[in-house]
RNA sequence: GCACCUGUAGCUCAGCUCGGAUAGAGCGAUUCCCUCCUAAGGCAUAGGUCCCAGGUUCAAAUCCUGGCAGGUGCG
Numbered sequence: 001g002c003a004c005c006u007g008u009a010g011c012u013c014a015g016c017u018c019g020g021a022u023a024g025a026g027c028g029a030u031u032c033c034c035u036c037c038u039a040a041g042g043c044a045u046a047g048g049u050c051c052c053a054g055g056u057u058c059a060a061a062u063c064c065u066g067g068c069a070g071g072u073g074c075g
Stems, first nucleotide, its partner, number of pairs: 001074007010027004020058001029045002032042002051067005
């Protein structure tokens, strides 16, 4: 330099192929219940610029373009 893959909650990821309902799960955090106390267990809550910018569209995490970061391969 070229090609491909990845970027979504504090962490690990799903959702993207085929655009559509309020963006989800597990773990973690907090509150409450339970308990003599702790752990375990149960209920609930909070937490998101869907990497950034632009475009298409009635509507974009999802499609298109450019960029940034990480990884793999080739040279």